Predicted 3D model of a 91-nucleotide RNA (c-di-GMP-I-GGC riboswitch aptamer) from Firmicutes bacterium HGW-Firmicutes-14. Lineage of the source: Bacteria > Bacillati > Bacillota.
RNA sequence: CCAGAAAAGGGCAAACACGCCGAAAGGCGGGGGCGCAAAGCCACGGGUCUUCGAACAGGAUUUCCUGUUCAUGACAGCCGGGUUACCUGGG
Numbered sequence: 001c002c003a004g005a006a007a008a009g010g011g012c013a014a015a016c017a018c019g020c021c022g023a024a025a026g027g028c029g030g031g032g033g034c035g036c037a038a039a040g041c042c043a044c045g046g047g048u049c050u051u052c053g054a055a056c057a058g059g060a061u062u063u064c065c066u067g068u069u070c071a072u073g074a075c076a077g078c079c080g081g082g083u084u085a086c087c088u089g090g091g
Stems, first nucleotide, its partner, number of pairs: 001090004011036002016031001018029004034077001040083003044080003047075003051071001053070007
């Protein structure tokens, strides 16, 4: 530097229910274990999601609903990218 078939020490932990935080997406904790060779870390590009907000449009006709844009956040277990690293094999 390249690769991850097998193995060791092991590591992480989806759904789900429970507790806490949050308006929500979601986060955290212990349980759980679907999976994962970066399922470690970073919202940089794309993507998806959210609405305590703003504007516009449509519907309803009244304080509601839907859509778009902006804004706000979220997701690193959606895909790229960046960065760090264990083991094994090869160079």